The prediction has a mean pLDDT of 77. The RNA shown here (Guanidine-I riboswitch aptamer) has 145 nucleotides and comes from Aerosakkonema funiforme FACHB-1375.
RNA sequence: UUUGAUAGCUUCUAGGGUUCCGGUUUGGAUAGAGCGACACUGGCGACACUCCAAAUGCUGGUCCGAGAGAAGCAGCUGGCUCCUGUAGAAUAUUUAUAUUUAUAAGGAUUAGCUAGCCACACGGCGGGAGAAAAGCCCGGGAGAA
Numbered sequence: 001u002u003u004g005a006u007a008g009c010u011u012c013u014a015g016g017g018u019u020c021c022g023g024u025u026u027g028g029a030u031a032g033a034g035c036g037a038c039a040c041u042g043g044c045g046a047c048a049c050u051c052c053a054a055a056u057g058c059u060g061g062u063c064c065g066a067g068a069g070a071a072g073c074a075g076c077u078g079g080c081u082c083c084u085g086u087a088g089a090a091u092a093u094u095u096a097u098a099u100u101u102a103u104a105a106g107g108a109u110u111a112g113c114u115a116g117c118c119a120c121a122c123g124g125c126g127g128g129a130g131a132a133a134a135g136c137c138c139g140g141g142a143g144a145a
Base pairs, nucleotide, nucleotide: 008073009072010071011070012069015064016063020061021060022058023056024055025054026053027052028051029050034044035043075117076116077115078114079113080112082107083106088101089100090099091098092097093096120140122143126138127137128136
């Protein structure tokens, strides 16, 4: 310099809107109590619970949810555990032994335990999903330094 592989998952949070639940508001049903007039006119119209419809993001529940947020798991490396078994060198002397280096080195690793690693990271517009929106996806993109 080039090429290839890997860079994951779960839960939660920041955040998000409105499918569903709930809240609020309006209208209708439940439903005509009461008031006025009674010559004419012949009108106004409350109420809880419950049900239906519409509107509304409204503290919330359900739901979505971070590359640059959190925790855990997974993964990687080392050690323990297991096998082999002492090179070369130095020293001493009994010239071939002893001691030191030395729990040398090397190999294996299914499972378990244990320690560590898991870096860095400024970032649109616009579009997409679905109920809808978003720090989700396009995207560690475009771009910037």
The sequence is in RNAcentral, with records from Rfam.